Notes: Transfer RNA from Plotosus japonicus, 71 nucleotides, folded computationally. RNAcentral holds the sequence, with entries from ENA. RNAcentral records the identical sequence in 2 taxa. NCBI's taxonomy places the organism under Eukaryota, Deuterostomia, Chordata, Siluroidei, Plotosus. Rfam family: tRNA. Rfam describes the family as follows. Transfer RNA (tRNA) molecules are approximately 80 nucleotides in length. Its mean pLDDT, the model's own confidence on a scale to 100, is 82.
RNA sequence: GGUAGAAUGGCCGAAUGUGCAGGUGGUGGGUUGUAGCCCCAUAAACAAAGGUUUAAUUCCUUUUUCUACCA
Numbered sequence: 001g002g003u004a005g006a007a008u009g010g011c012c013g014a015a016u017g018u019g020c021a022g023g024u025g026g027u028g029g030g031u032u033g034u035a036g037c038c039c040c041a042u043a044a045a046c047a048a049a050g051g052u053u054u055a056a057u058u059c060c061u062u063u064u065u066c067u068a069c070c071a
Stems, first nucleotide, its partner, number of pairs: 001070007010024003026042005047063005
């Protein structure tokens, strides 16, 4: 330099364009003599910009970062 792929809560990880699952962790409560386990509730995210669309994490373009392969 070329090709392909990835970027989503604190962390891991899903999602065919109309609704952001789940686990773990945090906070509050219940249970317990205390802690743990368990149960209930709660907060929290789509790398950036632009475009298409009634509606974009999803489709298109550009940029940034990372990974693999080729040279």